[in-house]
Molecule: glycine-GGAnGA riboswitch aptamer
Organism: Bacillus thermotolerans
RNA sequence: GCGGAUGAUAGUUGUAGGAGAGAACAUUUAUAUGUCACCGAAGGAGCAAGUUCCAAGGAAAGAUCCGCUUGGAGCCAAUCUCUCAGGUAAACGGAUUACAGCUGGACGCAUCUCUGGAGAGCGCCUGCAUAGCAGGCCGCCAAAGGGGAAGGGCUUGAUUCCUGUAAUCGAGUUAAACUUUCAGGCAAAAGGACAGAGAA
Numbered sequence: 001g002c003g004g005a006u007g008a009u010a011g012u013u014g015u016a017g018g019a020g021a022g023a024a025c026a027u028u029u030a031u032a033u034g035u036c037a038c039c040g041a042a043g044g045a046g047c048a049a050g051u052u053c054c055a056a057g058g059a060a061a062g063a064u065c066c067g068c069u070u071g072g073a074g075c076c077a078a079u080c081u082c083u084c085a086g087g088u089a090a091a092c093g094g095a096u097u098a099c100a101g102c103u104g105g106a107c108g109c110a111u112c113u114c115u116g117g118a119g120a121g122c123g124c125c126u127g128c129a130u131a132g133c134a135g136g137c138c139g140c141c142a143a144a145g146g147g148g149a150a151g152g153g154c155u156u157g158a159u160u161c162c163u164g165u166a167a168u169c170g171a172g173u174u175a176a177a178c179u180u181u182c183a184g185g186c187a188a189a190a191g192g193a194c195a196g197a198g199a200a
Base pairs, nucleotide, nucleotide: 001109002108003107010103011102012101013100014099015098016097022036024035025034026033037088038087039086043084044082045081046080050075051074052073053072054071055070056069057068112198113197114196115195116194121138123137124136125135126134127133139186140185141184145182146180147179148178152174153173154172155171156170157169158168159167160166161164
C1' cells in the first nucleotide's frame, strides 16, 4: 500500500489439471521367493537465521540488572537434505494449483531486512590479454521474468419456452512446482521460485 464479517488464515468434501524413476533379472506349474538398479511430490525424519535457559569471561571503582563474547542444551521451515515409508507400463496414488459447497471466525498478500534454497559444458573456433566482451558452432537446465491450457467462476450476445435469477450455443476473461524454452542460466560469486524469522 492492497484485500478481508458482502467472511481472512485454516480445515474438510467434490470436480478439473498435476512430474519423476527397470511392463528389470533369476527361480518356480502357478502363487510366492530372492537379486541388483533407480525416483522423490502421500506420509515421516534432519537443520539456518532467530529465540529461550545454563556456565564462564571482558568492560565498569564495586554490586545488581541490561548488553557483549565464548561454550553447552532446548525450541525452530521448505519443493533443500535423507530415502524409513511409498513408488519405477496403464489404472490407482500424487505435494502444490483453480473452482464450488460446508465448518469456522480475524487475519492475509505485497514491499523492506536477515537466513536456508535446486538444476544444467570452467564446451569448441576466431577476434586483442581472460573466467570477462564481440561474433560463429553445437550440447544442456528449468526455480527471475514472459507465453500456453483443464474444469469451474465472472462478464456478455443469441436462441428456446416450461418465464425459471431456467436451459442450450457462442464470445471475452480467469491457475499451477504442469507445459513452452522467448528471455534467463550451465566452476565460484551473483541471481534464484519457494520457505522461516523480523522491522516500521